[in-house]
């Protein structure tokens, strides 16, 4: 000095992990201006029956709480991760040559 190789460095793609948001899922959650049942009472009727319909029950909407997991989305001085390419600058090593 060549020449391999493996690190760093920079860039893409991929993959797990954490962190952020949604979703799912439980659970609360409408006097009335949701639904559905409608006691009781009210209406109409000679009656049979039939209309409206508070209260209650139920179920849901908007939102509001919780929670692992699974699902999706977003982020990085995330990770002694994997592949490709770019530098051929640094750092270790291995051969060769040469002084």
């Nucleotide at each position: 000095g060549g020449u391999c190789g493996g690190g760093u460095c920079c860039g893409g793609c991929g993959c797990g992990a954490c962190g952020g948001a949604a979703g799912c899922c439980g659970u609360c959650g409408a006097a009335c201006c949701c639904c559905g049942u409608c006691a009781g009472g009210u209406c109409g009727g000679g009656a049979a029956c039939g209309a409206a319909g508070c209260a209650g029950c139920g179920g849901u909407a908007a939102g509001g709480c919780g929670u692992c997991c699974c699902u999706u989305u977003c982020g990085g001085g995330u990770g002694c991760c994997g592949c490709c390419g770019a530098c051929c600058g640094c750092c270790c090593g291995g051969c060769c040559g040469g002084a």
This is a predicted structure of a 99-nucleotide RNA (Bacterial small signal recognition particle RNA) from an Armatimonadota bacterium. Rfam family: Bacterial small signal recognition particle RNA. From the family's description: The signal recognition particle (SRP) is a universally conserved ribonucleoprotein involved in the co-translational targeting of proteins to membranes.